[in-house]
RNA sequence: UUGGUUGAGCGAGAUGGUCGCGGCCGGUCGGCAACGAUCGGCCGAGGAAAGUCCGAGCUCCACAGGACAGGCUGCCAGGUAACUCCUGGGCGUCGAAAGGCGACGGUAAGGGCCACAGAAAACAAACCGCCCGGUCACCGGGUAAGGGUGAAAAGGUGGGGUAAGAGCCCACCGCGCACCCGGUAACGGGUGUGGCACGGUAACCCCCAGUCGGAGCAAGGCCAAAUAGGCGGCGAGGUUCGGUCCGGACCACUUGAGUCGCGGGUAGGCCGCUCGAGAUGGCGGGCGACCGUCAUCCCAGAUAGAUGACCAUCCGGACAUCCACCCGAUGGACGAACAGAACUCGGCUUACGGCUCAACCACCUCG
RNA sequence: GCCCCUGUAGCUCAGGUGGAUAGAGCAGCGGUUUCCUAAACCGUUGGCCGGGUGUUCGAGUCACCCCAGGGGCA
Numbered sequence: 001u002u003g004g005u006u007g008a009g010c011g012a013g014a015u016g017g018u019c020g021c022g023g024c025c026g027g028u029c030g031g032c033a034a035c036g037a038u039c040g041g042c043c044g045a046g047g048a049a050a051g052u053c054c055g056a057g058c059u060c061c062a063c064a065g066g067a068c069a070g071g072c073u074g075c076c077a078g079g080u081a082a083c084u085c086c087u088g089g090g091c092g093u094c095g096a097a098a099g100g101c102g103a104c105g106g107u108a109a110g111g112g113c114c115a116c117a118g119a120a121a122a123c124a125a126a127c128c129g130c131c132c133g134g135u136c137a138c139c140g141g142g143u144a145a146g147g148g149u150g151a152a153a154a155g156g157u158g159g160g161g162u163a164a165g166a167g168c169c170c171a172c173c174g175c176g177c178a179c180c181c182g183g184u185a186a187c188g189g190g191u192g193u194g195g196c197a198c199g200g201u202a203a204c205c206c207c208c209a210g211u212c213g214g215a216g217c218a219a220g221g222c223c224a225a226a227u228a229g230g231c232g233g234c235g236a237g238g239u240u241c242g243g244u245c246c247g248g249a250c251c252a253c254u255u256g257a258g259u260c261g262c263g264g265g266u267a268g269g270c271c272g273c274u275c276g277a278g279a280u281g282g283c284g285g286g287c288g289a290c291c292g293u294c295a296u297c298c299c300a301g302a303u304a305g306a307u308g309a310c311c312a313u314c315c316g317g318a319c320a321u322c323c324a325c326c327c328g329a330u331g332g333a334c335g336a337a338c339a340g341a342a343c344u345c346g347g348c349u350u351a352c353g354g355c356u357c358a359a360c361c362a363c364c365u366c367g
Numbered sequence: 368g369c370c371c372c373u374g375u376a377g378c379u380c381a382g383g384u385g386g387a388u389a390g391a392g393c394a395g396c397g398g399u400u401u402c403c404u405a406a407a408c409c410g411u412u413g414g415c416c417g418g419g420u421g422u423u424c425g426a427g428u429c430a431c432c433c434c435a436g437g438g439g440c441a
Base pairs, nucleotide, nucleotide: 002362003361004360005359006358007357008356009355010354013314014313015312016311017310018309019308021044022043023042024041025040026039027038028037029036030035046338050349051348053347054346055345056344057343058216059215060214061213065250068247070212071211072210073209074208075089076088077087078086079085090104091102092101093100094099105207106206110205111204112201113200114199127147128146129143130142131141132140133139134138155173156172157171158170159169160168174196175194176193177192178191179190180189181188182187220271221270222269223268230262231261232260233259234258241256242254243253244252278297279296280295281294282293283292284291285290315335316334319331320330321329322328368440369439370438371437372436373435374434377393378392379391380390386424395411396410397409398408399407417433418432419431420430421429
């Protein structure tokens, strides 16, 4: 230099002016008030606002309990309000490497499945082959080392042994068990021992450990108005009926002319609605995620849903002209993508053009 | 904004690793029958199971993500 990997930032505009929008605050005028008009000041979309996949805050189910069923998570240690998230490790896997990915507990608790092919697919095996014998075109016995089939075939390599072979025996590797060392742990290393207890699959059922009440701001309250205080089920004087927000039970309540269901009316206004597990900066602790402390700041709250238009300067800028070329000068279309809050926040996932910075890996070249 | 459902032949729908074969009816095409049609009968064509990634030997089916369409809430 080139290629690759990881992390962070910005979010094609910035500044000023004029007009026009939404909210808040203040002044003046009109008005009893609600409110209206006008003037001034401040603020006004994103890294994903998206998908609605997780977790919470908050609200409701009068007070609620322990379970069942049904879900969710799954290596270890930490972070966090919490999480299926993040950080750091371990193991496995992909990559030459930097790095990336992992749905990562358990098969000696039990069950299911493994089609076709193949001799045989789990209490599992003899098609070809090899060896031995015979009455020798064939039959009988032994064998599972070689070949074939398949995703997978009674651990692998080498040697010995054997009629031919086989963990039959031996060495090493693998596997099981015991002990020791390092580490908080997952796990790693070592020594010894055993001929080896049976293939795979748990995003199959299941077992183990942990965890979970349910709905959701269109939640839920307040005011005003209107209508059909309509129809149907059950119904006691106290655990009988009904009811208590996934399901069906137990328990605990309820006191009642109640409750459940259907139907009709209203679909208006206000609150919830923005001060937050908040943002920025300094210092300290930690490998890190992050934590502590101090200082400063307030940063949209709409409700058919607001931020647009014009001008000037700066910035970037395809292209064109001048210049032999470079540099430079002039003019200049254009302002790239994905894309717009709707209770709030921490994440994940998906979409995406371009720019900037830093670190690491590899090839080549130079010193 | 939130909560659910659906996607399979031209159309309407079954299927749910139970195994490598994707089905039924209607429509279409051809034939039989009929004087000719309709009806009836027989045969037959037609499919990347919305898209992608993964699990598994194997996915229409299991898991995750994406796309499109539909319904509900006040």